RNA sequence: GAACCAUCCAGAGCGGCUGAGAGACCUGGCUCGUCGAAGCCGCAGCAACCCCCUACGGGCGCGGGUGCUCAUGCCGGGAUCGAUGGAGG
Numbered sequence: 001g002a003a004c005c006a007u008c009c010a011g012a013g014c015g016g017c018u019g020a021g022a023g024a025c026c027u028g029g030c031u032c033g034u035c036g037a038a039g040c041c042g043c044a045g046c047a048a049c050c051c052c053c054u055a056c057g058g059g060c061g062c063g064g065g066u067g068c069u070c071a072u073g074c075c076g077g078g079a080u081c082g083a084u085g086g087a088g089g
Base pairs, nucleotide, nucleotide: 004086005085006084007083008082013043014042015041016040017039021032022031023030025078026077027076028075029074044069045068046067049065050064051063052059053058073081
């Protein structure tokens, strides 16, 4: 990064700091939240996109690079939708 590919109903939380909002945006709901939201940090965990192995069907997860850890990307509608990974520059 207005271009390409894949995935998005599975799974996985504690502590510290902080202090009022949060669930991407608009709208209508709903949910979470001072019994501490979101964010940041630490640790732990989940998963298996890439690395890795392969008999090319697939396999591993104690490792490396990411990602993720309320609810289907929370749900309906909307829009040049969004997010993550890979590939590419």
This is a predicted structure of an 89-nucleotide RNA (SAM riboswitch aptamer (S box leader)) from Pseudonocardia sp. Rfam family: SAM riboswitch aptamer (S box leader). Rfam describes the family as follows. The SAM riboswitch is found upstream of a number of genes which code for proteins involved in methionine or cysteine biosynthesis in Gram-positive bacteria. The organism belongs to Pseudonocardia, within Bacteria.